Transfer RNA from Ruminococcus sp., 73 nucleotides, folded computationally.
It matches the Rfam family "tRNA". Rfam classes the family as a transfer RNA.
RNA sequence: GCUGGAGUAGCUCAGUCGGUAGAGCAGCUGAUUCGUAAUCAGCAGGUCGCGCGUUCAAGUCGCGUCUUCAGCU
Numbered sequence: 001g002c003u004g005g006a007g008u009a010g011c012u013c014a015g016u017c018g019g020u021a022g023a024g025c026a027g028c029u030g031a032u033u034c035g036u037a038a039u040c041a042g043c044a045g046g047u048c049g050c051g052c053g054u055u056c057a058a059g060u061c062g063c064g065u066c067u068u069c070a071g072c073u
Stems, first nucleotide, its partner, number of pairs: 001072007010025004019056001027043005049065005
């Protein structure tokens, strides 16, 4: 230098014929218990790496760019 993958909640990830952004763990509150753990119920948490474009509508499509992993030279 070229090619391909990944970037979504604090962490691990799902979300692919474009149509209201989710799960598990962690966190907080409550229930249960003499108390803790476990269990159960609920709550909170995201400008979907960044910018621009296409579209009535973009996590999803296009272009650029950054980070990272792998391969090639």
Overview:
The source organism's lineage runs through Bacteria, Bacillati, Bacillota, Oscillospiraceae and Ruminococcus. The prediction has a mean pLDDT of 83. The sequence was found in a public genome assembly.